[in-house]
Molecule: SAM riboswitch aptamer (S box leader)
Organism: Chitinophaga pinensis
RNA sequence: UACUUAUCCAGAAAGGUGGAGGGACAAGCCCUGUGAAACCUUGACAACCCUUUAAAUAGCAAUGUUUAAAGAAGGUGCCAAUUCCUGUUCAUUAGCAAUAAUGAAGCAGAUAAGUC
Numbered sequence: 001u002a003c004u005u006a007u008c009c010a011g012a013a014a015g016g017u018g019g020a021g022g023g024a025c026a027a028g029c030c031c032u033g034u035g036a037a038a039c040c041u042u043g044a045c046a047a048c049c050c051u052u053u054a055a056a057u058a059g060c061a062a063u064g065u066u067u068a069a070a071g072a073a074g075g076u077g078c079c080a081a082u083u084c085c086u087g088u089u090c091a092u093u094a095g096c097a098a099u100a101a102u103g104a105a106g107c108a109g110a111u112a113a114g115u116c
Stems, first nucleotide, its partner, number of pairs: 002115007013042005021031003025087002028084001043079001045077001048075002050071009083108001088105007
C1' cells in the first nucleotide's frame, strides 16, 4: 500500500511552545488572534486488542468458539458540532413541476483487529 471483518446519533481538556489556519474531498455551514494547525507535558474518555469470571458449545484432553458480567496494567484510538450536514440509488409522502421531507441500502472516510 491492498484486502477482510467489526464499529461510527454515546463519552471525555487543561497547561506550555507556536503564530494562521482548521473541520479527509466538493458544495454548504461552522470553529479560530477571547489564539488555528503542529509539537510537548499532564489528565480524561472509551473498551478494538487485552485481563479475570460465569454459561453454552466442539473436543479424550490441552484448548478453541460464542455470549454475558467485571476490570483498565499493557498496545492502539480519541477528547467542537451525529463521520457537523449533504453527495449515489430505491421506496413513501407533499407538489402541476422543479424540488423538499422521511426511511432503507450504498459510496467515500475514520478507527481497531487480522491477512498477503